[in-house]
Context: one part of a larger RNA
RNA sequence: UUGGGCGUAAAGGGCGCGUAGGCGGUUCUCUCAGUCGGGUGUUAAAUACCACGGCCCAACCGUGGAUCUGCGCUCGAUACUGAAGGACUGGAGUCCAAGAGAGGCGAGUGGAAUUCCCGGUGUAGCGGUGAAAUGCGUAGAUAUCGGGAGGAACACCAGUGGCGAAGGCGGCUGGCUGGCUUGGUACUGACGCUGAGGCGCGAAAGCUAGGGGAGCGAAUGGGAUUAGAUACCCCGGUAGUCCUAGCUGUAAACGUUGUGCACUAGGGGUGGGGGAGUAUCGACCUUCGCCGUGCCGGAUCUAACGCGUUAAGUACCCCGCCUGGGGAGUACGGUCACAAGGCUGAAACUC
Numbered sequence: 001u002u003g004g005g006c007g008u009a010a011a012g013g014g015c016g017c018g019u020a021g022g023c024g025g026u027u028c029u030c031u032c033a034g035u036c037g038g039g040u041g042u043u044a045a046a047u048a049c050c051a052c053g054g055c056c057c058a059a060c061c062g063u064g065g066a067u068c069u070g071c072g073c074u075c076g077a078u079a080c081u082g083a084a085g086g087a088c089u090g091g092a093g094u095c096c097a098a099g100a101g102a103g104g105c106g107a108g109u110g111g112a113a114u115u116c117c118c119g120g121u122g123u124a125g126c127g128g129u130g131a132a133a134u135g136c137g138u139a140g141a142u143a144u145c146g147g148g149a150g151g152a153a154c155a156c157c158a159g160u161g162g163c164g165a166a167g168g169c170g171g172c173u174g175g176c177u178g179g180c181u182u183g184g185u186a187c188u189g190a191c192g193c194u195g196a197g198g199c200g201c202g203a204a205a206g207c208u209a210g211g212g213g214a215g216c217g218a219a220u221g222g223g224a225u226u227a228g229a230u231a232c233c234c235c236g237g238u239a240g241u242c243c244u245a246g247c248u249g250u251a252a253a254c255g256u257u258g259u260g261c262a263c264u265a266g267g268g269g270u271g272g273g274g275g276a277g278u279a280u281c282g283a284c285c286u287u288c289g290c291c292g293u294g295c296c297g298g299a300u301c302u303a304a305c306g307c308g309u310u311a312a313g314u315a316c317c318c319c320g321c322c323u324g325g326g327g328a329g330u331a332c333g334g335u336c337a338c339a340a341g342g343c344u345g346a347a348a349c350u351c
Stems, first nucleotide, its partner, number of pairs: 003323004007305002012319001014201004021194003025088005031082001033081002035077008049065006091191001092188003095184005103177003107173003110154001115149007125136002162169002206247006215241002220236004258318001260316001262314002266296002269293004274288004301306001324351003333344004
């Protein structure tokens, strides 16, 4: 390589949009490129294979056969695929009517709490720990009351609740804006799926410039602990954490499970629509079906664990990836980045 695989053994790209490409619903006509069949030409000889024969045998050699699975030309077949044309509505989308939501962006605004400042009351402690000490406090702290400043985060509601492609999103108000669901079945008529490259988004930390800085807090100073203690504990505390503009592009970016479509027992819960029924109505109840989100579980699958209509079952399309451990996500080269570093990514050697 052929294969076999990718939840946990090596292996799903962090996520989306989309180019080329690959694949693609029902039906009719046409074509006959693919496909299938016949004929024919070619497919040198030798070798290899089969049969017979010649050297005493064999090796070797001779004759014949089969084969040369391919390609060209030609005559046909027309189910499937393709090409061309027409039609359809189930896929996909549009429209109309409802609906839920921490989806995104920018603006405004609220209360609790911490800290600090000012003032009142008040006096000797406070704080912290396993116990202490460093620290703070008679220049009046801690505690308590009133006033003020500023920054950050939003208790309860809150929920195996919701929304988003993922990262992620949580006080309240209004503005702009994306997606989704249900019902109707009016419209378009395959317009679809995937997606190498590409483009965009992408937690935290980090970087550049300018702001901001309450609390927390890498680094760092001190106090303890200890044999030591460059730690765990305590008192301080800078960057950072926050905002604006830009960069970085990583993660246990995890459901460690790529996307899409179809099919295959059930039971309970929960979020959002809708239909029907009972009842006086209804937010209740019963029931049917749709979308989402969890639990249990059958068949199946699985090395087992487990998965089980939200599949890891049964299949198909497309993409990504794996191929013993270490060396190593290293070196070298390339490329991107301000840097840190990212992406791509070996070998010797060794077990």